This is a predicted structure of a 118-nucleotide RNA (SAM riboswitch aptamer (S box leader)) from Ulvibacter litoralis. The sequence is in RNAcentral, with records from Rfam. NCBI's taxonomy places the organism under Bacteria, Pseudomonadati, Bacteroidota, Flavobacteriales, Ulvibacter.
[in-house]
RNA sequence: CUGUUAUCAAGAAAGGCGGAGGGAUUAGACCCUAUGAAACCUUAGCAACCCUUUACUCGUAAAGAAGGUGCUAAAUUCUACUUAUUACUGUUUCGUGCAGUUUAUAGAUAGAUAACGA
Numbered sequence: 001c002u003g004u005u006a007u008c009a010a011g012a013a014a015g016g017c018g019g020a021g022g023g024a025u026u027a028g029a030c031c032c033u034a035u036g037a038a039a040c041c042u043u044a045g046c047a048a049c050c051c052u053u054u055a056c057u058c059g060u061a062a063a064g065a066a067g068g069u070g071c072u073a074a075a076u077u078c079u080a081c082u083u084a085u086u087a088c089u090g091u092u093u094c095g096u097g098c099a100g101u102u103u104a105u106a107g108a109u110a111g112a113u114a115a116c117g118a
Base pairs, nucleotide, nucleotide: 003116004115005114006113007112008111013043014042015041016040021032022031023030026080027079028078029077044072045071046070049068050067051064052063053062054061055060056059076110081107082106084103087101088100089099090098091097
């Protein structure tokens, strides 16, 4: 860097340093931020992908946290595309058809993380 698989509404922050941005990207919305953003460092924590132990029906379950990652505002902050649906409005050839707005813990795309592979 690309591919495969799994997960992504739960959970968990203090200090140092730094000095104006940040929330992946584009647009819009919204939010965080001089009561100090990002980046970096330290410590602590969360979780349980890899991992460890045990059980058995051998693929799962339970327990654990030393180590490798990851994570520690808000759902991946929300919307966008498709589909379906709720309600309303308009239209109508009167077929709960069509159009618009709205709604949704649906799906897709994109992204993040892990394990594996090249």